RNA sequence: UAGAGUUUGAUCCUGGCUCAGGAUGAACGUUGGCGGCGUGCCUUAGGCAUGCAAGUCGAGCGAACCAAAGUGUUAGCCUUUGGUUAACACAGAGGUUAGCGGCGAACGGGUGAGUAACAAGUAGGUUACCUGCCUCGAAGUUCGGGAUAGCUCUGGGAAACUGGAGGUAAUACCGGAGAUGUCGAAAGACCAAAGCUUUCGUAAGAAAGCGCUUCGAGAGGGGCCUGCUCGCUAUCAGCUAGUUGGUGAGGUAAUGGCUCACCAAGGCUAAGACGGCUAGCUGGUCUGAGAGGAUGGCCAGCCACAUAGGGACUGAGACACGGCCCUAACACCUACGGGUGGCAGCAACUAGGAAUUUUGGACAAUGGGGGAAACCCUGAUCCAGCGACGCCGCGUGGAGGAUGAAGGCUGUAAGGUUGUAAACUCCUUUUGCGUGGGAACAAUGUGAGGGUACCAUGCGAAUAAGUCACUGCUAACUCCGUGCCAGCAGCAGCGGUUAUACGGGGGUGGCAAACGUUAUCCGGAUUUACUGGGCGUAAAGAGAUGCGUAGGCGUUUUACUAAGUCCUGUGUUAAAGCCCUUGGCUUAACCAAGGAAGUGCAUAGGAUACUAGUAAAAUCGAGGAAGCCAGAGGAAAGCAGAAUUCACCGAGUACUAGUGAAAUGGGUUGAUACGGUGAGGAAUGCCAGUGGCGAAGGCGGCUUUCUGGGGCUUUCCUGACGCUAAGGCUCGAAAGCGUGGGGAGCAAAACGGAUUAGAUACCCGUGUAGUCCACGCCGUAAACGAUCUCUACUAGGCGUUCGGUACUCGAUUUUCUGGUAAUUUAAUUACCAGAAUUCCCCGCGUACUGAAUGCGAUAGCUAACGCGUUAAGUAGAGCGCCUGUGGAGUACGGCCGCAAGGCUAAAACAUAAAGGAAUUGACGGGGACCUGCACAAGCGGUGGAGCGCCUGGUUUAAUUCGAAGCUAAGCGAAGAAUCUUACCAAGGCUUGACAUGUAUUGGAAUCUGCUGGAAACAGCGGAGUGCCCGCAAGGGAGGCAAUACACAGCUGCUGCAUGGCUGUCGUCAGCUCGUGUCGUGAGAUGUUUGGUUAAGUCCAUAAACGAGCGCAACCCUCACCCAAUGUUACAUUACUUUGGGAACUGCCACGCUACAACGUGGAGGAAGGUGGGGAUGACGUCUAGUCCGCAUUGCGCUUAUGCCUUGGGCUACACAGACGCUACAAUGGCCGGUACAAAGGGACGCCAAGUCGCGAGACGGAGCAAAUCCCAAAAAACCGGUCCCAGUUCGGAUUGAAGGCUGAAACUCGCCUUCAUGAAGCCGGAAUCGCUAGUAAACGCGUUUCAGAAGUGCGCGUUGAAUACGUAAACAGGUCUUGUACACACCGCCCGUCAAGUUAUGGGAGUCGGGAAUACCCGAAUGGUCAUCGGUUUUGAUCAGAAGGUAGGCCUGACAACUGUAAUUAAGUCGUAACAAGGUAACCA
Repeated sequence: UAGAGUUUGAUCCUGGCUCAGGAUGAACGUUGGCGGCGUGCCUUAGGCAUGCAAGUCGAGCGAACCAAAGUGUUAGCCUUUGGUUAACACAGAGGUUAGCGGCGAACGGGUGAGUAACAAGUAGGUUACCUGCCUCGAAGUUCGGGAUAGCUCUGGGAAACUGGAGGUAAUACCGGAGAUGUCGAAAGACCAAAGCUUUCGUAAGAAAGCGCUUCGAGAGGGGCCUGCUCGCUAUCAGCUAGUUGGUGAGGUAAUGGCUCACCAAGGCUAAGACGGCUAGCUGGUCUGAGAGGAUGGCCAGCCACAUAGGGACUGAGACACGGCCCUAACACCUACGGGUGGCAGCAACUAGGAAUUUUGGACAAUGGGGGAAACCCUGAUCCAGCGACGCCGCGUGGAGGAUGAAGGCUGUAAGGUUGUAAACUCCUUUUGCGUGGGAACAAUGUGAGGGUACCAUGCGAAUAAGUCACUGCUAACUCCGUGCCAGCAGCAGCGGUUAUACGGGGGUGGCAAACGUUAUCCGGAUUUACUGGGCGUAAAGAGAUGCGUAGGCGUUUUACUAAGUCCUGUGUUAAAGCCCUUGGCUUAACCAAGGAAGUGCAUAGGAUACUAGUAAAAUCGAGGAAGCCAGAGGAAAGCAGAAUUCACCGAGUACUAGUGAAAUGGGUUGAUACGGUGAGGAAUGCCAGUGGCGAAGGCGGCUUUCUGGGGCUUUCCUGACGCUAAGGCUCGAAAGCGUGGGGAGCAAAACGGAUUAGAUACCCGUGUAGUCCACGCCGUAAACGAUCUCUACUAGGCGUUCGGUACUCGAUUUUCUGGUAAUUUAAUUACCAGAAUUCCCCGCGUACUGAAUGCGAUAGCUAACGCGUUAAGUAGAGCGCCUGUGGAGUACGGCCGCAAGGCUAAAACAUAAAGGAAUUGACGGGGACCUGCACAAGCGGUGGAGCGCCUGGUUUAAUUCGAAGCUAAGCGAAGAAUCUUACCAAGGCUUGACAUGUAUUGGAAUCUGCUGGAAACAGCGGAGUGCCCGCAAGGGAGGCAAUACACAGCUGCUGCAUGGCUGUCGUCAGCUCGUGUCGUGAGAUGUUUGGUUAAGUCCAUAAACGAGCGCAACCCUCACCCAAUGUUACAUUACUUUGGGAACUGCCACGCUACAACGUGGAGGAAGGUGGGGAUGACGUCUAGUCCGCAUUGCGCUUAUGCCUUGGGCUACACAGACGCUACAAUGGCCGGUACAAAGGGACGCCAAGUCGCGAGACGGAGCAAAUCCCAAAAAACCGGUCCCAGUUCGGAUUGAAGGCUGAAACUCGCCUUCAUGAAGCCGGAAUCGCUAGUAAACGCGUUUCAGAAGUGCGCGUUGAAUACGUAAACAGGUCUUGUACACACCGCCCGUCAAGUUAUGGGAGUCGGGAAUACCCGAAUGGUCAUCGGUUUUGAUCAGAAGGUAGGCCUGACAACUGUAAUUAAGUCGUAACAAGGUAACCA
């Protein structure tokens, strides 16, 4: 010592980006009252008009000029011992000054170009040095001399300036003498000087002061040398000939290659030489907790520079900002011959730039130069002016004041807010404006600032507030506008019709004479990590060891030294600054005084544990010797068998080979298959093993030779010989390269066949490099344990390999006994059995121990996964490497290579993430288990025909709208001729067809006629008055109409603003919670596992124990029984209604596992294992459907998108699709006859009997509000007859004619009847649907809607099957598991080429610059050397030498046709490479 936002569906980590703070010589935008103190060209070290910035001394000198008093002469006047005026002359106090001379001009002032350096900082050295003026001390200041400026005369020149002649002075210059001086041991030699002023004095001279000369000291100043410190770059690795040293000489104040001659061949460098780039250094300043990082403006110290380059002179001091010479560029003057200049001094101007001031006042103060002094000079300095540029201080008013005014904004219409804010009342006067007084700065005089600071007094709230923000970070919220537009944005991000994120209004928050933005630095950032990080998977351990160099680190004991280390003291660490205390300006900023501190360096003294050094010892580290052991360790040579191929021979005939299926290929010139013989090359089966060896790469038949390393045991030897290791050397799979061999099999490239939309692939057939050998290169791999090497320590357990020790057992050896066999003839040999023995050797086993190699696991570590004595634990030593992602392991440069390429290795630019581990889901052409009319087994259909109906499309004035895979399509619609109706055409209405209210007026209400018209509507009339109060007039209530206004109305839009309702997964078995536990966390556990079930149903186990919504059950109905009920049913059978009972694996047996749960079978029973059906639909998904059922936010329309009316349309028709009906016939059609239901409906109704009609139907009217009457006939069935396989006596479409019914109305556009007509169709391609029992299939009946209209829907019964072996595959779903780069969740993600726009960059024929050198030419000023002439001086030669030129190279920059690469850009092209087994596992070389 503070953190926050941002990667994800969520989490932890890694990691970058961004923000909040402070600062500034700042700039820009908006705004602006005062004062104090500071500060102000950061850019062009670009150029500069004008003025000023360094002079002074007459007490050094000669001279010139001016000149007072005074004196004299002449003249005039007068007040006449004289005065005065004028002119002239003398005089010369004093003053001015060009020149000679002295001192100063080397300080002060400016700037930061250069400089990476003894330039700076710090500490030292100088016996290797200098020092004007100043201070102290000692001594002296003598005798002479010749010039020269000024000046005069005279020339040249436009000017600047300059030549000649004459003459003059000095504190200018020169000579002699001489010492307390210098040199020297001494003798001796050598070397100085200048006078001036004042006073006194007649003078000579004296004194004082200022000077001068020599010497010795001091102070202050400087020169030189040295240690240490002070940028980046190795894509700069070698540099250097005066270079390094020596001797001698020269030169300097002085050391020194500083320079020269000669000699030697050195010197520097990985601790970074040489080169390149950048830069003035420091005290300090900013920041930071500190360590650090950044910086060097103002102030102070040092350095460097003065237009660019070179050079010297003078001087104490310069190689000199306002001096000189030369060269160059630039500018100016010119009479064209020649000259002049240097603001990086103060102001000012111009240019540049985002940007930086007045051509001010004064020497009053401080300081500087000169002078004896007065004094003069001083753009140093002190002041003033301009700029909110910074810091500091003050103000823009204070108190009271509620009906919480008005206005604004908002609003749920109540209100809220602005807001005590204002108004209003009282008060004050800092600032301001007047008036008056008035400092310090100055110890004697002198005040620019300045009538300033300050004080007193009058007036009057009067003269004075903005700016930025308000989504989160981050304090502060609403309305309107806009509608991915306009725009905002520091990051995340906001904006696609309700934006707290854009723009405006209101409100609020922050700061305030400022506020915000931009730029830059530090911080946060432990994000370069010394303090204080990392490297298994996030970025990061070199492919590997060996020999190992430098370097770093290093075992035990003793002694000494004292370099490191530690302690104490001293010196220094300038001042200013920071810090502390005190003081001065009204306070503060600011300033002053004192103190402290300054971690550094040097030095003196001391300590000796550790490190180091020296010396002497030691053995445990390391190594060696001896004895054994294992091994695909390496190299070379030889040998072997199996197999493939080929060749030949035999025998034999038609195929073979290959694949998912094929084809190409081979084969009648005889293949394949079989047998035999031979050739050749490569590789070594079984053994074989998370077995062995090796540093890694890697190593595998057998034998031999050579050879490296390792392990174990015991003793001996050496005596720290060790560890690590930059650079270096070496090894290093495969592929590849070179030369020469070899070539059986395999096999890049290539060819062919398939597959495919394509298939330059996967599959198949051929096949060349290559694979093999020798020699030489290459030097890389996912070269991996993604884990560097060495050492030590830290629980245990289980294996494997190789040793050692001990033990047991066995075997072996030996001996004996017996038997058998052979030979031979009494013995041997061999074998078998038994007993004993066994040091070594062999084997199994056990225990301990060493080495190696594996697997679990504790502590600990880790982001987690995991690691865990073979550490990723705890420590030590050394090396290598990392710092967001992409660009990129790329470009350029260098090195290596024959090449391919390798090693080293950036930047521009782009971007807010990229990434690791783990979690939950989803998904997989992953896995396991389970279920389902999911498949299979069956039955019947659809798809083909005609027709119906719906949809698409098309058409139309309109064909209203919605629904769109499953989950739209006989769906909304339980029924469009008008109505419905929403659509179209035409005609109309405008407070409206409908609701409520207000105001006015009228007339009750109500009924009704006529005219026009298609109607709506428009116009004109007629009849007619009620209730209450009141005599009446009139008023009122309710209702009606008209007018005006609020408003109505909308099937208009948005189902992506919504409610409600619904579909679907799915009646699938799941979805969750509390507490506990585990995990850093997201989360997990429970819910998993073993059984079982229709079921998360139940049981058992188990860090879980319980619970909820679902399952089941409870509900309805059907089937059985009992009781009651009993008309309209019935005569106890059936039936109706009500209420009970009954079924629960309850009983038996068996099975299973584990004694459970449960399963199988049976009994009984009407019913048996959820008895059959129904209702009932968890958490959620599909931004599913519906604004046209209803409701509803927002938006839109308002004489129309509202309302009314007539007619039309929704009924169209080339075509396509979904769902149905009827059929194609004989299990049938037709005719006749005869049976058997259930459930419903009925008053604007169902309608009987009877009569008429072929029939639909009509007439008729009984009965019935219905267990009574009616609809009502059930039909398939059964019996009899006929048809005889045909487009038919099947099928009925279509069409014609005639009728019936409903209804205002039947044309568009209804249904039915009769007669006639008699189409397609002979069982339906690919494909596809339903169904598991009273089910499918077949048959009819009822009902809903409804005036009428059923092939639909909803119900009802009649007849009544077949099949299910089973779960491999397909579909759907569930559970567990696995992979994932998906999370909008596979309809996901995502790669590359090509095309287009933009940006950056590499190469580039070349073109144009810049820089530093090299060689040579030329050679200014100046300096050196030599020679000549000689009093000084001149001249010549020569050396060095700036600038310039020539030449070839080096480094670097700009531009560039063309070209390469990369990045990026809502919707371009082609494919689909990766992520799942990604559909050929992926990846590395």
Predicted 3D model of a 1485-nucleotide RNA (small-subunit ribosomal RNA) from an uncultured bacterium. The coordinates come from a structure-prediction model, not an experiment, and the mean pLDDT is 84. It matches the Rfam family "Bacterial small subunit ribosomal RNA".